[in-house]
RNA sequence: CGAUUUAGCUCAGUUGGUCAGAGCAUCGCUCUAGUAAAGCGGGGGUCGGAGGUUCGAAUCCUCUAAUCGGC
Numbered sequence: 001c002g003a004u005u006u007a008g009c010u011c012a013g014u015u016g017g018u019c020a021g022a023g024c025a026u027c028g029c030u031c032u033a034g035u036a037a038a039g040c041g042g043g044g045g046u047c048g049g050a051g052g053u054u055c056g057a058a059u060c061c062u063c064u065a066a067u068c069g070g071c
Stems, first nucleotide, its partner, number of pairs: 001069005008024004017055001026042005048064005
């Protein structure tokens, strides 16, 4: 100096707009003699932290922390 930080993990989220999502994992159910697979459904986050702008912020601004990379 640059990038990243959103669910247990890996990641989306279009120029700020009414519900914050997906896959995997986990839990339950169906199916089976049983297990696995498959199908169906549920729970789990306030978006690294604090402050600001706005009717409204994960999205904009400021400060700050962590991780990675460059000089």